[in-house]
RNA sequence: GUGGCUCUGGAGAAGCUCAUUUUGAGUACCGAAGGUGCAAGGCGGUCUGGCCGCUGAAUCUCUCAGGUAAAAGGACAGAGAUGU
Numbered sequence: 001g002u003g004g005c006u007c008u009g010g011a012g013a014a015g016c017u018c019a020u021u022u023u024g025a026g027u028a029c030c031g032a033a034g035g036u037g038c039a040a041g042g043c044g045g046u047c048u049g050g051c052c053g054c055u056g057a058a059u060c061u062c063u064c065a066g067g068u069a070a071a072a073g074g075a076c077a078g079a080g081a082u083g084u
Base pairs, nucleotide, nucleotide: 001084002083003082005080006079007078008077009076014027016026017025018024019023028068029067030066034064035062037060041055042054043053044052045051046050
């Protein structure tokens, strides 16, 4: 440096509507599990100019998934022991 483990902190958004109510459907909304998209740059093709293809990060973007009281989950941050 890095992998999982334990502890601590950890945001947003209707405790909505309907129905035959351990469930299903609908409308609105949120981004911080996971997932989608790409700017500069790089590589290649063409090459006068320029254009085309590939590659290309995020807490940005989309909202597929997930979520909208509490609990759970939770990117990320700190601490501990441990593997490599």